[in-house]
RNA sequence: GGCCGGACGCCGCCGAGUCGUGUCCGUCCCGCGGACGCGAGCCGGGGACCCACCGCAGUCCUGGGGUGAAUCGCGCCCGCCGAGCCGUGCUCGGUGCCGCGUAGGGCUUCUUCCCGCCCGAACCCGUCAGCUAACUCGGUAGGCGGCUCACGGAAGAACGG
Repeated sequence: GGCCGGACGCCGCCGAGUCGUGUCCGUCCCGCGGACGCGAGCCGGGGACCCACCGCAGUCCUGGGGUGAAUCGCGCCCGCCGAGCCGUGCUCGGUGCCGCGUAGGGCUUCUUCCCGCCCGAACCCGUCAGCUAACUCGGUAGGCGGCUCACGGAAGAACGG
């Protein structure tokens, strides 16, 4: 000198997930930590009138619902379940895995647009819930990046000179 990694603090991103505060305990005190709360803001569920749904017949499959952008379609191989048949193989349907798209969503560090880059999950209720005033019940997590760099273009702000 270069590269990589870590810590503090600060800044930024997804997301509702931020801010203030009380009591008790750990201590003699302070600080700090822990337990149990409360309030504000933000978010979500349940819940009237009205409105919507609520008609008949047949076939197949099959509970329904919520948070969330996270839905839907097509296809290959293989596995599982069910059905059919001229039978041990084939076909159809459902499902799991994988791949490609897609409704929709996010980032680009003042904002919007373009370019570009990504996501398109997961979880919960438990046979039950349309909307919904009053009312009522809950949540306030988790994850990631940067550290003078943000990535570029157009327009517009703001600040500075």
Molecule: c-di-AMP riboswitch aptamer (ydaO/yuaA leader)
Organism: Geodermatophilus aquaeductus